This is a predicted structure of a 72-nucleotide RNA (transfer RNA) from an uncultured Clostridia bacterium. The sequence was found in a public genome assembly.

[in-house]
Order: sequence, then C1' cells, then structure tokens
RNA sequence: GCUGGUGUGGCUCAACGGUAGAGCAAUUGAUUUGUAAUCAAUAGGUUGUAGGUUCGAUUCCUAUCACCAGCU
Repeated sequence: GCUGGUGUGGCUCAACGGUAGAGCAAUUGAUUUGUAAUCAAUAGGUUGUAGGUUCGAUUCCUAUCACCAGCU
C1' cells in the first nucleotide's frame, strides 16, 4: 500500500428499514441480628465519527477513525 472483518449502557452480546433490548455489574427498597444469596424496583445508549438514500436508518450506500486478520 491492497483486501476482508469488528465497532451498540460499566462488561459480554442481541435487535425483518418502523418507539434500541437481554444477562452480569451499579443504585434503592424488602428479607436477615449482620453479610452473602433471593425478590421487587430504578437509573444508565446522541448505536465509533461525518455525510447520503428514505416518510422513517443500529440496519442500506459513501468517506473516515480505532482495533483484528490476511496479502504485498
């Protein structure tokens, strides 16, 4: 330099173009003499960035950034 893949709450991962969810973690409450466990609830995302298509984009297209792999 070329090609391909991945990027989504703190972490690991989902999500037919139609209000972004789950598990774990966090916080609060219940339970307990207390802790753990258990139960209930709450909060936490500008879906890497910037554009484009569309009535509507995590999803489709382009560029770019980071990481990984391969080729040279």

It matches the Rfam family "tRNA". Rfam classes the family as a transfer RNA. Model confidence (mean pLDDT): 81 of 100.